The prediction has a mean pLDDT of 77.
A computed fold for a 362-nucleotide RNA from a Candidatus Desantisbacteria bacterium, annotated as Bacterial RNase P class A.
It matches the Rfam family "Bacterial RNase P class A". The family's RNA type in Rfam is ribozyme.
It was read from a public genome assembly, where an Rfam model found it.
RNA sequence: AAAGUUGAUUAGAUAACCGCUUCUUUUUACUUAGGAAGAGGAAAGUCCGAACUCCACAGGGCAAAAUGCUGGAUAACGUCCAGUCCCGGUGACGGGAAGGAAAGUGCCACAGAAAAUAUACCGCCGGAUGUUUAAUAUGUCCGGUAAGGGUGAAAUGGUGAGGUAAGAGCUUACCGCUUCGAUGGCGACACCGAAGGCAUGGUAAACCCCAUUUGGAGCAAGAGCAAAUAGGAGGCAGAUAAAGUGGCCCGCUUUCGUACCUCGGGUGAGAUCGCUUGAGGAUUAUGGCAACAUAAUGCCAUAGAGAAAUGGUUAUCAUCCUUGAAAAAGGAACAGAAUUCGGCUUAUAAUCAACUUUGGAA
Numbered sequence: 001a002a003a004g005u006u007g008a009u010u011a012g013a014u015a016a017c018c019g020c021u022u023c024u025u026u027u028u029a030c031u032u033a034g035g036a037a038g039a040g041g042a043a044a045g046u047c048c049g050a051a052c053u054c055c056a057c058a059g060g061g062c063a064a065a066a067u068g069c070u071g072g073a074u075a076a077c078g079u080c081c082a083g084u085c086c087c088g089g090u091g092a093c094g095g096g097a098a099g100g101a102a103a104g105u106g107c108c109a110c111a112g113a114a115a116a117u118a119u120a121c122c123g124c125c126g127g128a129u130g131u132u133u134a135a136u137a138u139g140u141c142c143g144g145u146a147a148g149g150g151u152g153a154a155a156u157g158g159u160g161a162g163g164u165a166a167g168a169g170c171u172u173a174c175c176g177c178u179u180c181g182a183u184g185g186c187g188a189c190a191c192c193g194a195a196g197g198c199a200u201g202g203u204a205a206a207c208c209c210c211a212u213u214u215g216g217a218g219c220a221a222g223a224g225c226a227a228a229u230a231g232g233a234g235g236c237a238g239a240u241a242a243a244g245u246g247g248c249c250c251g252c253u254u255u256c257g258u259a260c261c262u263c264g265g266g267u268g269a270g271a272u273c274g275c276u277u278g279a280g281g282a283u284u285a286u287g288g289c290a291a292c293a294u295a296a297u298g299c300c301a302u303a304g305a306g307a308a309a310u311g312g313u314u315a316u317c318a319u320c321c322u323u324g325a326a327a328a329a330g331g332a333a334c335a336g337a338a339u340u341c342g343g344c345u346u347a348u349a350a351u352c353a354a355c356u357u358u359g360g361a362a
Base pairs, nucleotide, nucleotide: 001358002357003356004355005354006353007352008351009350010349012317013316014315015314016313017312018311020038021037022036023035024034025033040334044345045344047343048342049341050340051339052218053217054216055215059250060249061248062247064214065213066212067211068210069083070082071081072080073079084098085096086095087094088093099209100208104207105206106203107202108201121149122148123145124144125143126142127141128140129139130138131137157175158174159173160172161171162170176198177196178195179194180193181192183190184189222273223272225270232263233262234261235260241255242254243253244252280300281299282297283296284295285294286293287292319332320331321330322329323328
């Protein structure tokens, strides 16, 4: 100097004028006047988890769904932290759908001889025999073989040596695999030793098996008030019945109708509450590698609209970018709360720090 990886911070400031919403002071009330505050790091996606509300007094099982290495954190989670193993990268680092294939079923297209109790296409070796003067060459049959070649994502462990008619764990060394054991670790695992020629592939983001977990619906949840109408008509069953917020079964509760079902009628969807003080934030200390936890502090008060407010103009300054010799001129990302919170994912501008690789100089 260039190219990367990881993490953090910010999301302009000040003043004036005008405009909007909430709260508050003044006021009988309203108005006026004054004061305080007013959209994010992702508010986005609606992907997970909860708080809260109702069913509702609400239990057990099946089915279904989710998660899936180990140890921790958390209200909880499919999230986070620390590790182990595997994969990718020269590396800093990044990713992982990471339990079980000897419980069972299924699948592995095409190519290839053969894709799992799988097989001999080309070949290699031995023997017999035909053509040929003979050899070479060439053909047929029998036996042995799976080392070489071919096909493929994958072909009955790999490489070297020995051995063989030619070959093969046939033998041997190393690696791999299986079993047993020692050492370290809470553990996943790591590493070492011994014995054994030892292997019937892969796939469970296929069905399945195993372990753990799980009621449903959702602030348009729901609560009370006001207004209006026809306190309308009909129907099934009979406690062995009907109804009860995902499905089925058992249990439980309520009920002889104001339950349930069908038809018909009124209200035309009113205003109020829910609605913002929380598993809240900040600082300090202690414990912990960390995620985080505990404690203290007369610390902070920080939108609550109701079809949707949170803005506009002017001036100066700050940072960055482009053009320009300079003065100066122009421009500056993604994007708007709707019950609240913890995460994940996606979009995006600028700055800072640490680390990795390459090149150069001293």